[in-house]
Order: sequence, then structure tokens, then C1' cells
RNA sequence: GUCUUCGUAGCUCAGCAGGAUAGAGCGUCCGCCUCCUAAGCGGAAGGCCGUGGGUUCGAAUCCCGCCGAGGACG
Repeated sequence: GUCUUCGUAGCUCAGCAGGAUAGAGCGUCCGCCUCCUAAGCGGAAGGCCGUGGGUUCGAAUCCCGCCGAGGACG
């Protein structure tokens, strides 16, 4: 340099042949339970979906540029 996969919550990921308020597990915080802790149970907070444009009535999802990470080739 060319090709390719990926970027969604603090972490690991799902959702991606467009449609209702974007989800799970772990973690964090609060409560219950317990003599206390852990475990268990209940609840809460936390994301404008890497970024800038485009298409569309409507975009995490489709298209283009850029940024970042992995892989293949030279």
C1' cells in the first nucleotide's frame, strides 16, 4: 500500500435482509436475608450505538469519508 473483520453500558457481548422507550451477564450502588462476611433474593444508576456526512417518513442497522483495533497478502 491492497483486501478483509470489527468499534454498542466500567468489562465481555447480543441486537445489524431499517420501524414502537436499545438489551443480557459480570461489575458498581441501595435494600432484604445473616451475629458478621460471602452466597442468595429484590431494586436502581449507567449508552444520544467510534466520528463526520448521505439515503429514507424513519438508521445501532444501508452507502461514503475519516479515526482506532485485529487478520491476510505484498
Molecule: transfer RNA
Organism: Clostridia bacterium